Annotation: This is a predicted structure of a 1466-nucleotide RNA (small-subunit ribosomal RNA) from an uncultured delta proteobacterium. The sequence is in RNAcentral, with records from SILVA. Rfam family: Bacterial small subunit ribosomal RNA. Rfam links the family to the GO terms ribosome and structural constituent of ribosome. The coordinates come from a structure-prediction model, not an experiment, and the mean pLDDT is 82.
[in-house]
RNA sequence: GGCUCAGGAUGAACGCUGGCGGCGUGCCUAACACAUGCAAGUCGAACGAACGAGCUUGCUCGUUAGUGGCGGACGGGUGAGUAACACGUAGGUAACCUGCCCCGAAGUGGGGGAUAACUGCCCGAAAGGGUGGCUAAUACCGCAUGUGGCGACGUGUUCAUUCGCGUCAUCAAAGCCGCAGGCGCUUCGGGAGGGGCCUGCGUCCGAUUAGCUAGUUGGUGGGGUAAUGGCUCACCAAGGCGACGAUCGGUAGCUGGUCUGAGAGGACGAUCAGCCACACUGGAACUGAGACACGGUCCAGACUCCUACGGGAGGCAGCAGUGAGGAAUAUUGCACAAUGGGGGAAACCCUGAUGCAGCAACGCCGCGUGGAGGAUGAAGGCCUUCGGGUUGUAAACUUCUUUUCUGGGGGACGAGUAAUGACGGUACCACAGGAAUAAGUCACGGCUAACUACGUGCCAGCAGCCGCGGUAAUACGUAGGUGGCAAGCGUUAUCCGGAUUUACUGGGCGUAAAGCGCGCGUAGGCGGUCGUUCUAAGUCGAUGUGAAAGCCCCCGGCUCAACUGGGGAGAGGUCGUUGGAAACUGAUAGACUUGAAGGCAGGAGAGGGAAGUGGAAUUCCCGGUGUAGUGGUGAAAUGCGUAGAUAUCGGGAGGAACACCAGUGGCGAAGGCGGCAUCCUGGCCUGUUCCUGACGCUGAGGUGCGAAAGCGUGGGGAGCAAACGGGAUUAGAUACCCCGGUAGUCCACGCCGUAAACGAUGAAUACUAGGUGUUGGCGGUAUCGACCCCAUCUGUGCCGAAGCUAACGCGUUAAGUAUUCCGCCUGGGGAGUACGGCCGCAAGGCUAAAACUCAAAGGAAUUGACGGGGGCCCGCACAAGCAGCGGAGCGUGUGGUUUAAUUCGAUGCAACGCGAAGAACCUUACCAGGGUUUGACAUGCCUAGGAAGUCCGAGCGGAAACGUCGGCGCCCUGCAAGGAGCCUGGUCACAGGUGCUGCAUGGCUGUCGUCAGCUCGUGUCGUGAGAUGUUGGGUUAAGUCCCGCAACGAGCGCAACCCUAUCGUGUAGUUAGAGUAUCUCAACGAGACUGCCGCGAGAAACGCGGAGGAAGGUGGGGAUGACGUCAAGUCAGCAUGGCCCUUACGUCCUGGGCUACACACACGCUACAAUGGGCGGUACAAAGGGCAGCCAAAUCGCGAGGUGGAGCAAAUCCCAUCAAAGCCGGUCCUCAGUUCGGAUUGUAGGCUGCAACUCGCCUGCAUGAAGCCGGAGUUGCUAGUAACCGCAGGUCAGCUAUACUGCGGUGAAUACGUUCCCGGGCCUUGUACACACCGCCCGUCACGUCAUGAAAGUUGGCAACACCUGAAGUCGGUGGGCCUAACUCGCAAGGGAGGCAGCCGUCGAAGGUGGGGCUGGUGACUGGGACGAAGUCGUAACAAGGUAGCCGUACCGGAAGGUGCGGCUG
Repeated sequence: GGCUCAGGAUGAACGCUGGCGGCGUGCCUAACACAUGCAAGUCGAACGAACGAGCUUGCUCGUUAGUGGCGGACGGGUGAGUAACACGUAGGUAACCUGCCCCGAAGUGGGGGAUAACUGCCCGAAAGGGUGGCUAAUACCGCAUGUGGCGACGUGUUCAUUCGCGUCAUCAAAGCCGCAGGCGCUUCGGGAGGGGCCUGCGUCCGAUUAGCUAGUUGGUGGGGUAAUGGCUCACCAAGGCGACGAUCGGUAGCUGGUCUGAGAGGACGAUCAGCCACACUGGAACUGAGACACGGUCCAGACUCCUACGGGAGGCAGCAGUGAGGAAUAUUGCACAAUGGGGGAAACCCUGAUGCAGCAACGCCGCGUGGAGGAUGAAGGCCUUCGGGUUGUAAACUUCUUUUCUGGGGGACGAGUAAUGACGGUACCACAGGAAUAAGUCACGGCUAACUACGUGCCAGCAGCCGCGGUAAUACGUAGGUGGCAAGCGUUAUCCGGAUUUACUGGGCGUAAAGCGCGCGUAGGCGGUCGUUCUAAGUCGAUGUGAAAGCCCCCGGCUCAACUGGGGAGAGGUCGUUGGAAACUGAUAGACUUGAAGGCAGGAGAGGGAAGUGGAAUUCCCGGUGUAGUGGUGAAAUGCGUAGAUAUCGGGAGGAACACCAGUGGCGAAGGCGGCAUCCUGGCCUGUUCCUGACGCUGAGGUGCGAAAGCGUGGGGAGCAAACGGGAUUAGAUACCCCGGUAGUCCACGCCGUAAACGAUGAAUACUAGGUGUUGGCGGUAUCGACCCCAUCUGUGCCGAAGCUAACGCGUUAAGUAUUCCGCCUGGGGAGUACGGCCGCAAGGCUAAAACUCAAAGGAAUUGACGGGGGCCCGCACAAGCAGCGGAGCGUGUGGUUUAAUUCGAUGCAACGCGAAGAACCUUACCAGGGUUUGACAUGCCUAGGAAGUCCGAGCGGAAACGUCGGCGCCCUGCAAGGAGCCUGGUCACAGGUGCUGCAUGGCUGUCGUCAGCUCGUGUCGUGAGAUGUUGGGUUAAGUCCCGCAACGAGCGCAACCCUAUCGUGUAGUUAGAGUAUCUCAACGAGACUGCCGCGAGAAACGCGGAGGAAGGUGGGGAUGACGUCAAGUCAGCAUGGCCCUUACGUCCUGGGCUACACACACGCUACAAUGGGCGGUACAAAGGGCAGCCAAAUCGCGAGGUGGAGCAAAUCCCAUCAAAGCCGGUCCUCAGUUCGGAUUGUAGGCUGCAACUCGCCUGCAUGAAGCCGGAGUUGCUAGUAACCGCAGGUCAGCUAUACUGCGGUGAAUACGUUCCCGGGCCUUGUACACACCGCCCGUCACGUCAUGAAAGUUGGCAACACCUGAAGUCGGUGGGCCUAACUCGCAAGGGAGGCAGCCGUCGAAGGUGGGGCUGGUGACUGGGACGAAGUCGUAACAAGGUAGCCGUACCGGAAGGUGCGGCUG
């Protein structure tokens, strides 16, 4: 720092399950389409008429199509549209309307003409229509009256479009029932309630939407409306809105409230309530008090239906219901009894509003599924260490109760007022029956309460995150048990919370994400002093309002609760009104000087610009001298040079840069600035306290400056040097290295605008300990003067108090304490990328996402490990030496190959003469074949039979194992029985397995390494991991010791122990006997301790030298192996968990194999010869072994060996005269494949053994191979060591032993030294490593999957615009056609007034055409991205990562990348 979980909630859905009741809730999707029924009628006391009934026969009653009135603008539904005066809140209306209702005032007189119904005719399928005739009214129309209203004029009045008075003009009415009396009607005023309009404020996201607007903004005057108004029109003016976000786009009904939260907030807007909008889609008006009207009208469109094809009908977002959609949401119910609504005088009618019922665990609340006793702790299940534990008082059993259930019985409130109850025979009450009718679901690795067994074996599966599963899974599946909740429990989805993870409350920005590269400055934000003036916007009080319901408190009603009634308070607004106060902030006026600026006097400086000028050096050119090389590198080569280079001297040309001075020195805002002098110019510092008087700080947009690279035009070009060429290096080398070399680097002008543009640290102001350097000034002291010293201002460094910080660190130059303003951040990747926009000549820059993907990425510090980092030290590690190995032959082991089998294991050091201290059979585990099945071996039980066992019959079959046949018996006894042991046959438990797993283990072992290390307690330090101690200075073989030290102590390691070398004391032994000496020796002791002397040394430890001594500085050797590492080795030595086999993977036997053989490796032996070989003679050990043994003498054999048998269980005897090399002799061999060498082969023998064919050893004779000292490389050894020489032992019948373990004999060379190789120890440093460099990790390419960009296009949607056409309808005009009853003129005809159709015009929905805009889908090809198991190529980065890395830019290259220029240190 992100991800995730535990909580609460829901109009929910899904899975499993489901007993009851109360109260609520129930299409969130398709404002999709709708069959059927119902949802708005009523009035006969407004009217005529018709029909029916009754009779009193012309009346009464009833019903109703029509005229007429009122109501269909309420109630009910839905949330599509709407970002708006739509909603909320507070106001205004002096700019308005209001049917029914209430109050008040006044009136209701007298006339007229029509028309539906009805009837005749006609048209039509229908819907419906036309025409002639008759008739009524509370339908319609004049006249009168005028309380009053309205208008005009006059006059007074008012802020006023106000109010009053006068005159004139104009405007009403309806009746009905009736005994009363009511209900109506008309005009006016007022009220109540309802509405219209206007205004302030509040109300989502996007700037990758920045400009919008012509009726637009305002005025004047008409028109229109109930009413203001560009609402509309004519004319005039040119305004209006916008960074406090206009316009545009997206989304959305708003609110009371609901959920969550400690709160602030966040999310939501179902049910209930208020408002708005809509009613198939779009438009329009009519009627009316009220509509531009859900169940009215007209038109257009889409859809559905009817049709006789001519034309018509329809609108469930009312209640039910249907289809469709969807994860998903109910009955085509009852009733107007209550509440309410419409009509009516009323009775009454209507009412899918409403009251109820039905369905649904959908939610909330309540109840139940029984209570008490009951241990043999039953059975069964599960586990087990087989003892037991657990399920578990749970059950059974005994007893009790009846909420619920069932049955029948009674039976409401709601109802008032005489009647009227859908709910409902419901709630409720009493009785009877009987524990009866009623428990599931999820989890049990951690978070998170709850554990075992079996199955499975990276499979099947789980999973919210971390993560489980690869044969012992508390994580999968099942079971038992346990935990949680419970008529529900889980899962999914969504919201809030946790998340202080958008931080107002309440976060950050040096290194984790984050300070613009740096200035100037606009708007904005913030701003010094006065007890000055004034105001009252902010601030404080009171009051009004903020509907009800909801939330909270109190009381009450349903048995409780949920639910609900009454009362109350608080809360809720940037709200309205009003009043004063004046401290603070703001506004106004005035003053002040400390902030800021200026003046005066001085000062330092690579600050900037321009034009001059100087010397050194490189290169080039000319000339002289001079000769063979030069140059370059790790080493070379390319290159240059006999056409004279390099070197050297003189002269000249040209460009670029300025050595020394030079400094954590100076200047500048940053980038940056360096020879010298001149001109122009900016800023800063000090002193003074003269002047102005807050003039200040910051700074979104804006604007300017801005390294290097790069671009354009024109110059210039010495050196250097991308690209490029060549030479090297290399596996390759598009690099590092070398030789060349072009852009460029330089100048002028113009662009670019980025860097690790960094102090990775924005600017300003104030405050908060010091110490010590340094730059520039100034004051004091001092001096003749300069220095020094003291103080102060400015800049620049280091160390540090407090404080801060995750730590590192910062610390008056803050990263401390505070204030103001700006910028920026919100997990990693995708990506500083795409798209869009702006800028640029281009390169590119600025702004800046999403899909998808991961559970991390990151910082600082710690411990290790590592480094082709550093320092110190050690070791036969190197070096110095000696002898070898690697070449030959042979022996042994291994790999490989072969085989029926060549049993198995060990595999770098640390497997390979290893397990194996000894494979002919056995061993033996392997192979072939033949047998056997309670077994070759152990224990127990049952049963039958028998002594068992040995031995004999060299019985028979067979290769053997084995099968088969015959013969012989114990104890106690009472001769029934019984007992112990044994054998055989049968049966059951079981035996057996060198079968698997050393990655389940014990034990043992190897290795680092006999390296000097590894830890602990207490204390201290640190947030912590940890550190300290154990580091440092010395010293040692050693963490050995000494000194120092926030450490003091301790443990395991080191050392000390054992043997041995010398001596003494002494026991004992042996020699045929005795003695001495010697030898051997149990035991004890002495001795060696840096003890003594000198020096290093000026402390100690210690070191060097010396003396003495048998031995001198751990004398030599051995045993001994810290914490740990390598899942090191061993299941085949043994033991052992689990798994597997059980007439076989057990067991027995015969034969074979482990001994094979193109080859490769390891360890050895013997050699290659003269320091030798052969022959002869001769001398000296130590340590061992011996009874199924060693075996003497003697004797036979050339010999191996045979015969023989003395002695010896061993200091006596034997192996064994014990040795060999050595020494002596003769010089036999004389440098050769030999008298070297002995392989191989033939043959004759010997020995062991049941047996030497595969496959033993030895001897004699004969044969006589390779080999003449060994490539690259590699091993051992530092003294009695290496080398050479033999002897013994174990195993063992024998031996393939040249091996191994010991023993003695002869007996060297060399070490300057620690640079290098290898291994190790300590300290330190870097790290992106921590299964720790055999680490990590980058990019291209190839394959697969996914999302996305671009794209010729293609196909939709949306909103505008321009033009065309233009329905209905309003308005305007016309109205010659038609009508003309009411009023008027007229006797009448007729005319007038008037009306209608039609036509014309304005506006106008839909439609059409067109070019654009915005936004989706799709798209060949294509770009990058993410992820994916062990793919390919390289090795870029992390260590100095092997060329330090990184940033910007340019060029180049398969790829990481390389190189140039400038910059940074991370």